[in-house]
Context: one part of a larger RNA
RNA sequence: CUGGGCGUAAAGGGUGCGUAGGUGGUCUUUCAAGUCGGUGGUUAAAGGCUACGGCUCAACCGUAUUAAGCCGCCGAAACUGGAAGACUUGAGUGCAGGAGAGGAAAGUGGAAUUCUCAGUGUAGCGGUGAAAUGCGUAGAUAUUGAGAAGAACACCAGUGGCGAAGGGCGCUUCUCUGGACUGUAACUGACGCUGAGGCUCGAAAGCGUGGGGAGCAAACAGGAUUAGAUACCCUGGUAGUCCACGCCGUAAACGAUGAAUACUAGGUGUAGGGGUUGUCAUGAUCUCUGUGCCGCCGCUAACGCAUUAAGUAUUCCGCCUGGGGAGUACGGUCGCAAGAUUAAAACUC
Numbered sequence: 001c002u003g004g005g006c007g008u009a010a011a012g013g014g015u016g017c018g019u020a021g022g023u024g025g026u027c028u029u030u031c032a033a034g035u036c037g038g039u040g041g042u043u044a045a046a047g048g049c050u051a052c053g054g055c056u057c058a059a060c061c062g063u064a065u066u067a068a069g070c071c072g073c074c075g076a077a078a079c080u081g082g083a084a085g086a087c088u089u090g091a092g093u094g095c096a097g098g099a100g101a102g103g104a105a106a107g108u109g110g111a112a113u114u115c116u117c118a119g120u121g122u123a124g125c126g127g128u129g130a131a132a133u134g135c136g137u138a139g140a141u142a143u144u145g146a147g148a149a150g151a152a153c154a155c156c157a158g159u160g161g162c163g164a165a166g167g168g169c170g171c172u173u174c175u176c177u178g179g180a181c182u183g184u185a186a187c188u189g190a191c192g193c194u195g196a197g198g199c200u201c202g203a204a205a206g207c208g209u210g211g212g213g214a215g216c217a218a219a220c221a222g223g224a225u226u227a228g229a230u231a232c233c234c235u236g237g238u239a240g241u242c243c244a245c246g247c248c249g250u251a252a253a254c255g256a257u258g259a260a261u262a263c264u265a266g267g268u269g270u271a272g273g274g275g276u277u278g279u280c281a282u283g284a285u286c287u288c289u290g291u292g293c294c295g296c297c298g299c300u301a302a303c304g305c306a307u308u309a310a311g312u313a314u315u316c317c318g319c320c321u322g323g324g325g326a327g328u329a330c331g332g333u334c335g336c337a338a339g340a341u342u343a344a345a346a347c348u349c
Stems, first nucleotide, its partner, number of pairs: 003321004007303002012317001014201001016199002021194003025087007033080002035076008048066001050064005090191001091188003094184004102177003105173004109153001113149008124135002162167001206247006215241002220236004258316006266294012298305002322349003331342004
């Protein structure tokens, strides 16, 4: 390479949009590039395949046949492809609806915490396994009233809803805005799927500039513990956490499961719609979309998965190929840096 694979053994790209490419619904006509049939040429010898034969067998040798490939000619038209035309079920648009922590911006609320001021009040408070550091007679802790600040939003709350993923929850808005779903079948008429490169978004930490800073808290300091304790526990505490703008581009970015389409027993809950039917009042039943649990067939090394597949198939992309060396070195690209990305070999078991 071929092959075989990718939930947990190595292996699904963090996510979407989309270029090239690959691939693609139904019907009719046509062309004949692929495809198929026939025929001719070429394919040196040796070699290969097949058959037979010769060395006692075999290796070896001989004789005969033959293959694919390439080039031409004649034909076939089912399939793929090209051209022309048509269709509506895929896809999209329209119309009518309801649902939602989807995104952006602005405004606003109460509880709690800390601090400040004032009142009451007196000797402790705090903390732990036990203590101590720490705070407190310059009046703390506790309690009452007033004020300030920043950050986060109890209950509702639900394997509930939304988003491509990351993620997103106090409340309000005549603010701006995306998507999905249901019903209908008016319109377009395959416009689809996937997607190397490319572009977009992308938790936390970190970085730059300027703000902000209540609580928490890397670093750091002290107290304990301990043989030691650069820890776990305690008292403090700075970056940071928050906001604006700009970088970074990584995560166990997980469902450790790429996207799309079709098919393949059921049962049961839940969210958002719609239809039929019956009570008028809950209901019964069918159906679409999502989200869970259980469970056949089938699959799986097992665990388990099982119409939300890890089943049966097809299309396209990404990735894997013994452990270590190593996601490292070197080089390239990106970045302010931290570093990210691409990515070996010697050697060794």